Small-subunit ribosomal RNA, central domain from Sphaerocystis sp. CCCryo_101-99, 342 nucleotides, folded computationally. The coordinates come from a structure-prediction model, not an experiment, and the mean pLDDT is 87.
Context: one part of a larger RNA
RNA sequence: UUGGGCGUAAAGGGUCUGUAGGUGGUCUAUGAAGUUCAAUGUUAAAAACCAGGGCUCAACCCUGGGAAGGCAUUGAAGUACUCAUGGACUAGAGUGCGGUAGGGGUAGAGGGAACUCCGCGUGGAGCGGUGAAAUGCGUAGAGAUGCGGAGGAACACCAGUGGCGAAGGCGCUCUACUGGGCCGAGACUGACACUGAGAGACGAAAGCUAAGGGAGCAACCAGGAUUAGAUACCCUGCUAGUCUUAGCUGUAAACGAUGGAAACUAAGUGCUGCCGAAUGCAGUGCUGUAGCUAACGCGUUAAGUUUCCCGCCUGGGGAGUAUGCUCGCAAGAGUGAAACUC
Numbered sequence: 001u002u003g004g005g006c007g008u009a010a011a012g013g014g015u016c017u018g019u020a021g022g023u024g025g026u027c028u029a030u031g032a033a034g035u036u037c038a039a040u041g042u043u044a045a046a047a048a049c050c051a052g053g054g055c056u057c058a059a060c061c062c063u064g065g066g067a068a069g070g071c072a073u074u075g076a077a078g079u080a081c082u083c084a085u086g087g088a089c090u091a092g093a094g095u096g097c098g099g100u101a102g103g104g105g106u107a108g109a110g111g112g113a114a115c116u117c118c119g120c121g122u123g124g125a126g127c128g129g130u131g132a133a134a135u136g137c138g139u140a141g142a143g144a145u146g147c148g149g150a151g152g153a154a155c156a157c158c159a160g161u162g163g164c165g166a167a168g169g170c171g172c173u174c175u176a177c178u179g180g181g182c183c184g185a186g187a188c189u190g191a192c193a194c195u196g197a198g199a200g201a202c203g204a205a206a207g208c209u210a211a212g213g214g215a216g217c218a219a220c221c222a223g224g225a226u227u228a229g230a231u232a233c234c235c236u237g238c239u240a241g242u243c244u245u246a247g248c249u250g251u252a253a254a255c256g257a258u259g260g261a262a263a264c265u266a267a268g269u270g271c272u273g274c275c276g277a278a279u280g281c282a283g284u285g286c287u288g289u290a291g292c293u294a295a296c297g298c299g300u301u302a303a304g305u306u307u308c309c310c311g312c313c314u315g316g317g318g319a320g321u322a323u324g325c326u327c328g329c330a331a332g333a334g335u336g337a338a339a340c341u342c
Base pairs, nucleotide, nucleotide: 004313005312006311007296008295012310014202015201016200017199021195022194023193025089026088027087028086029085030084031083033082034081035077036076037075038074039073040072041071042070043069049065050064051063052062053061054060092192093189094188095187097184098183099182100181104178105177106176107175108174109173110172111155115151116150117149118148119147120146121145122144126137127136163170164169207248208247209246210245211244212243216242217241221237222236223235224234259309260308261307262306263305264304267287268286269285270284271283272282273281274280291298292297315342316341317340324335325334326333327332
């Protein structure tokens, strides 16, 4: 390379938008680029193949023959398929119309519970914490309790195997702006589609820069215990951080460990949306047939049967390391070997 694969054995890019490219619905006319057929030329000789011959045979050598396939030119075919150009269509796709569900997003405003702190009152010896303790707090009045005040963060119940979002993710209430979906009818456009190398955008937590903020929690750190030791688990404190704004980082078991699109292939049963209903459509679960799978399991939400496009894999370690390059303030990220060894 051919080939085989990617849920769990190595392997689906974190997710989307989209450039080039690849692929692409129905009918029709023309062309004839691909395609098919034929002819001619060429593809040196030797070798290989076939037939015959020569060395006593063979190896070896000689003579003759024919390719297959490729390339070029010329001619032809037009029933098909691909393609090009023109015309037409509506089943794909989209626009508009009427409804509709939703923690989708951004900003602003408001709310109650809890917590901590502060002030005042009551009160008077403990509180706290644990397996048990101690560190710690407290007669300079703690803890408890009543009233008042301040502050920051998160939003109990509803809550669901439930909803929305491309993913990350999204949950108190209200308002404004705003994205997408689904259903119905079938007005309009008429293939406008699918995928997508590069590219761009988004992207949990932690981390970084600057300015704020800081209640609770809490890496680090300190102390008390435990222990043979205890740089831990337990306890008392506490700093970054966690929060906001602006920027950076660009990674996760970013998981359904399952790329996207389309078609087809038994049923049964929950839930959500379409006012109600539906033998309907869209989604979300469970069981399960055929089939698939090494098994586990998957099974109309496929890991079944097919097509198209992209990404990725090729024994373990060395190693996601070294080096180079790109990006980053840094931390580091992306790309990514080899020697050697089993």